Molecule: transfer RNA
Organism: Podarcis lilfordi
RNA sequence: AGGGUUGUAGCUCAGGGGUUAGGGCAUCUGCUUUGCACACAGAAGGUCACAGGUUCGAUUCCUGACAUCCCCA
Numbered sequence: 001a002g003g004g005u006u007g008u009a010g011c012u013c014a015g016g017g018g019u020u021a022g023g024g025c026a027u028c029u030g031c032u033u034u035g036c037a038c039a040c041a042g043a044a045g046g047u048c049a050c051a052g053g054u055u056c057g058a059u060u061c062c063u064g065a066c067a068u069c070c071c072c073a
Stems, first nucleotide, its partner, number of pairs: 002071003006067002010025004018056001027043004050064004
């Protein structure tokens, strides 16, 4: 150089065109406790890695570049 995988919240992942983007852990608040932890209830946190295109509508489809991992020579 060639081919493929992945990129979504602090971490780990789901969702693969249809209208406020979700789960678990973590964080914060409340409740509980003599106090801590656990449990329970609630909250905050996202340019869906980047740029462009298609579409009435893109996290999703297409193209390009970037990064990670893998295969081949």